Predicted 3D model of a 463-nucleotide part of an RNA (small-subunit ribosomal RNA, 5' domain) from an uncultured bacterium. Its mean pLDDT, the model's own confidence on a scale to 100, is 83. It matches the Rfam family "Bacterial small subunit ribosomal RNA".
Context: one part of a larger RNA
């Protein structure tokens, strides 16, 4: 001297832009955060076009949080083949035949649709050397051309899984470790290589270029420092992981082994008629605990993007915005020129004086703030209509009137800035060095000074 997601101390006018639980991955009252789609379905009710609960598709693997694990193909780069991919474009071919179960609001029973389910036929598909094997499909809206679906297969494009090289904290007061452990064969699984996994077989296979073990840790683009090399670092944005009350499991699905899905156990809470039930804020707000510390149970979908739905339009606490809050950076102001009798008063003094001071008064002027009033966008994309922000916000423009705005440290040296009164190794201050024991420029206090200045000291990290 930079620097901070800061705390604290006094102090405090305003705007813009950003930022805000770093601790207890603790416990959580309440509200709201994912649903649409009647142009798939067939009831009910109302009634003559709506509604609903169910069935069925889609979508609830996105978006949003948190960094507990994780030292490890987790990341980071860089390459590499044995995959898979809904929605979406592109080409091609195609939708033949029979049946059949369930919901529809405590419970039973009878009755019922479909784009739900099955079954049997075909094929450019797959799968064989070949014969053979395996194997699809739905319809809706509309008068009607048409649209919009539905199934098959190549292709593409996005996204995903998996392999290697190389990089990636610190202990040897951790030196040996390993049995599906290395490898090879048979079966089996995977979307796919693979001991993934199983039976048998050889005995490998890793380590002083530090394996095992312990211990911290999320990684990176960055971010801060610094000439630079290096050190620290990993908050807001971004990419990527991993997790959702602990602990496991698989379903469904093109994707999960799934925050607001399920099942199983555990802790905890809550309800009960004691038989059995609910339930997870590491989503947004918010509460209580912990803490030096860290916001409002706010407004709207207007925009931008997201799921649905032909579509109008629904839904979105993503997201846009407001609120708080000097945490931070920026940027305005707290007024300008004249104005000496160098006033008053304060503090010094050698008693002449000096200084606070052109500071004040007083004159003259502006009006950035400010406060009234009058105009007022732009964000809207889509010839109409849509604005939360915002009862008109920015901005303009008028009028009032110096009016509504300064403080916090520091003065002995380093280090800018000196004297007076008190105190008397006492009170007390300190970064270091050291002051203070009667004339202290180092303690308190007055005056004056200097330093940044809506801030300004101390603290505490890091270079």
């Nucleotide at each position: 001297g930079g620097a901070u997601g800061a705390a604290c101390g006094c102090u405090a006018g305003c705007g813009g832009c950003a930022u805000g639980c770093c601790u207890a991955a603790c416990a959580c009252a309440u509200g709201c955060a994912a649903g649409u789609c009647g142009u798939a379905c067939g009831a009910a009710a109302u009634u003559a076009u709506u509604u609903u609960a169910g069935u069925g598709g889609c979508g609830g693997a996105c978006g949003g949080g948190u960094g507990a694990g994780u030292a490890a193909c987790g990341c980071g780069u860089g390459a590499g083949g044995a995959u898979c991919u809904a929605c979406c474009u592109u080409u091609a071919g195609g939708a033949a035949a029979g049946g059949a179960a369930u919901a529809c609001a405590a419970a039973u029973a009878a009755u019922u649709a479909a784009a739900u389910c099955c079954u049997u036929a075909u094929a450019u598909g797959c799968u064989u050397a070949a014969c053979g094997g395996u194997g699809a499909a739905a319809a809706a809206a509309g008068a009607a051309a048409u649209u919009u679906g539905c199934c098959u297969a190549a292709a593409g494009a996005u996204g995903a899984a998996c392999u290697c090289g190389c990089g990636u904290c610190u202990g040897a007061u951790u030196a040996g470790u390993u049995a599906g452990u290395u490898g090879g064969u048979g079966g089996g699984g995977u979307a796919a290589u693979a001991g993934c996994u199983u039976a048998c077989c050889a005995a490998g296979a890793c380590g002083a270029u530090g394996a095992u073990c312990a211990g911290u840790a999320g990684c990176u683009g960055g971010u801060u420092u610094g000439a630079g090399a290096g050190g620290a670092u990993g908050a807001u944005c971004a990419g990527c992981c991993a997790c959702a009350u602990u602990g496991g499991a698989a379903c469904u699905g093109a994707g999960a082994c799934a925050c607001g899905g399920u099942c199983c156990a555990a802790a905890c809470u809550c309800c009960u008629a004691c038989g059995g039930g609910a339930g997870g804020c590491a989503g947004c707000a918010g509460u209580g605990g912990g803490g030096a510390a860290u916001u409002u149970u706010c407004u709207g979908c207007a925009a931008u993007g997201g799921g649905c739905g032909c579509a109008a339009g629904c839904c979105u606490g993503a997201c846009a915005g407001a609120g708080c809050a000097a945490u931070g950076c920026c940027g305005c102001g707290u007024g300008a020129g004249g104005g000496a009798u160098g006033a008053c008063g304060g503090c010094c003094u050698u008693u002449g004086g000096g200084u606070u001071g052109u500071a004040a008064a007083c004159c003259u002027c502006u009006u950035u703030u400010u406060u009234c009033a009058a105009g007022g966008a732009g964000g809207a994309a889509g010839u109409u209509c849509u604005g939360a922000c915002g009862u008109g916000u920015a901005c303009u423009u008028g009028a009032a009137g110096a009016a509504u705005a300064a403080g916090c440290a520091u003065c002995g040296g380093c280090u800018a800035a000196c004297u007076c009164c008190g105190u008397g190794c006492c009170a007390g201050c300190a970064g270091c060095c050291g002051c203070g024991g009667u004339a202290a420029g180092a303690c308190g206090g007055g005056g004056g000074a200097u330093g940044c200045a809506a801030g300004u000291g101390u603290u505490a990290u890091c270079c």